[in-house]
Context: one part of a larger RNA
Molecule: large-subunit ribosomal RNA, domain III
Organism: Haladaptatus sp. W1
């Protein structure tokens, strides 16, 4: 040579006004309108990643532009457990040692002995509220439970039974919610008639009720009894009475704890978690082990260690990247409607799919 050549890209959506902060602000903050996600763009965890979490102080780099702002730079603080989880158990597997093989072995079946393998299989026990800038079923407050040991009682104590279990399909009971009505507290509209809206709670524990189902008792049925459905029956049907017995169930207590600004009730339909039951299928018959119950009361001791922040994704994982890709699981209102479908809309989030 040059603020040249040169106008491709800036990775699918919603921002706009107004005001603060600042040397500087389309994209930091606040407010209002607006407009996105609804089996998510919400909500709780696993794996992986490790400080990315709070604060405070920055802005050279990173940030597809800015940049006062970040998951970037400094610097400081943050993870609290007997009761959540690891720990313990065993499983499919694996490993060491012995044994034996070879000239040898960091090799190599089977026997055998032993450890290891599951944060979704088994399993002693914790629940309301509060609190922090950040951590909570961990602190604190109330309340409660569990195992081991000691002291106490008490000789019954070990047979048995749980643990523990396929597929399918139809019945019962039944929290949460969600809905219809009524009450009684609030707050909108409207200032009267009345419409709309939120709310009306309250655990773990302990007691205690009680379906199926089995079993006794009594009863005596020659055709009755029952079911959604299969059925049942003189080897004893219906009937009538009792025992065993379920839930995260229902009622009292917990609780003149708690939360709420107050109100802090009732009833009806729907329903899932939960809990129990019939039945049918099978050339497939559907884990072990610890370990628990039987098996007492109460007082007292003692309960280590390890993990607990935060992301869990259209920025904290894997994919060279703040990559329209890929990852397990649980919970998910309302209108609609056969439905987790379309479409709309709460709770919540978010306008950086920069």
């Nucleotide at each position: 040579u040059a603020g040249u050549a040169g106008c491709a890209g800036c990775g699918u959506u919603a921002g706009u006004c107004g005001g603060g902060u600042u040397a500087g602000a389309c994209c930091c903050c606040c407010g209002a309108c607006g407009a996105c996600c609804u089996u998510a763009u919400g909500a709780g965890u696993a794996a992986g990643g490790g400080u990315u979490c709070c604060u405070c102080a920055g802005c050279a780099a990173u940030g597809c532009u800015g940049a006062u702002c970040a998951g970037c730079u400094g610097a400081g603080g943050g993870u609290u457990a007997g009761c959540c989880g690891a720990u313990c158990c065993u499983a499919a597997g694996u490993c060491u040692c012995a044994c034996c093989g070879u000239a040898a072995u960091u090799c190599g079946a089977a026997u055998g002995a032993g450890a290891c393998a599951a944060u979704a299989g088994g399993g002693a026990a914790a629940c309301u509220g509060g609190u922090u800038a950040a951590u909570a079923u961990u602190c604190c407050a109330g309340u409660g439970c569990u195992a081991a040991c000691a002291c106490c009682a008490u000789u019954a104590a070990a047979a048995g039974u749980c643990g523990a279990c396929g597929c399918u399909u139809c019945a019962g009971g039944a929290a949460a919610c969600a809905u219809c009505a009524a009450g009684c507290c609030g707050g909108g509209c409207c200032c009267u008639c009345g419409c709309c809206c939120g709310g009306u709670c309250g655990a773990a524990c302990c007691g205690u009720c009680a379906a199926a189902a089995u079993c006794c008792g009594u009863g005596g049925a020659a055709g009755c009894c029952g079911u959604a459905a299969u059925g049942g029956c003189a080897g004893g049907a219906a009937g009538c009475g009792g025992a065993u017995g379920a839930a995260u169930g229902g009622c009292g207590g917990g609780a003149u704890a708690g939360c709420g600004a107050a109100a802090g009730u009732u009833g009806g339909u729907g329903g899932u978690a939960c809990c129990c039951g019939g039945a049918g299928c099978c050339c497939g018959u559907g884990a072990a082990a610890a370990g628990a119950c039987g098996a007492g009361u109460g007082u007292g001791u003692u309960a280590a260690u390890c993990g607990u922040a935060c992301c869990g994704a259209g920025a904290u994982c894997c994919g060279a990247c703040a990559c329209a890709g890929g990852u397990a699981c649980u919970c998910u209102g309302g209108c609609g409607g056969c439905g987790a479908a379309a479409g709309c809309c709460a709770a919540g989030g978010u306008c950086u799919g920069u």